[in-house]
RNA sequence: GCCUCCUUAGUCUAAUGGUUUAGGACACUGGCCUCUCAAGCCGGAGAUGUUGGGUUCAAAUCCCACAGGAGGUA
Numbered sequence: 001g002c003c004u005c006c007u008u009a010g011u012c013u014a015a016u017g018g019u020u021u022a023g024g025a026c027a028c029u030g031g032c033c034u035c036u037c038a039a040g041c042c043g044g045a046g047a048u049g050u051u052g053g054g055u056u057c058a059a060a061u062c063c064c065a066c067a068g069g070a071g072g073u074a
Base pairs, nucleotide, nucleotide: 001073002072003071004070005069006068007067010026011025012024013023018057028044029043030042031041032040051065052064053063054062
């Protein structure tokens, strides 16, 4: 250089183009419980999706470019 794949919250991850203003776990946080802490139980906040375009009535999802990362290749 070329080919393939990945990028969603602090971390890990799910989601057939429409029932998703994006679900779950851990972490964070309020309360209950406890002499206290941990554990447990009931709540809460937090992602508009690497970035920019395009297709579509409708895009995390399809297409193009860009950035970062992983693997392969003479």
Transfer RNA from an uncultured Lachnospiraceae bacterium, 74 nucleotides, folded computationally.
Its mean pLDDT, the model's own confidence on a scale to 100, is 81.
Rfam family: tRNA. Its family is annotated with triplet codon-amino acid adaptor activity in the Gene Ontology. Rfam classes the family as a transfer RNA.